Predicted 3D model of a 73-nucleotide RNA (transfer RNA) from a Paludibacteraceae bacterium. RNAcentral records the identical sequence in 3 taxa. The prediction has a mean pLDDT of 81. Rfam family: tRNA. Gene Ontology term of the family: triplet codon-amino acid adaptor activity. It is annotated as a transfer RNA.
RNA sequence: GCCUCUAUAGCUCAGUUGGUAGAGCACUAGAUUUGUAAUCCAGCGGUCGUUGGUUCGAGUCCGACUAGAGGCU
Numbered sequence: 001g002c003c004u005c006u007a008u009a010g011c012u013c014a015g016u017u018g019g020u021a022g023a024g025c026a027c028u029a030g031a032u033u034u035g036u037a038a039u040c041c042a043g044c045g046g047u048c049g050u051u052g053g054u055u056c057g058a059g060u061c062c063g064a065c066u067a068g069a070g071g072c073u
Stems, first nucleotide, its partner, number of pairs: 001072007010025004019056001027043002030040002049065005
């Protein structure tokens, strides 16, 4: 220098040929218990890496950039 992959909640990850973004764990509160753990119920939580474009509509499609992982020379 070139190529490929990854970036979504505090963490690990889903998200179907473009149509209002979800799960588990964690956290908070309640129930249960003499108390704790476990269990049950509810809640909290996201400018989908940044920026521009396409579209009535973008996590999803296109371009550039940033960071990380791998490969080639």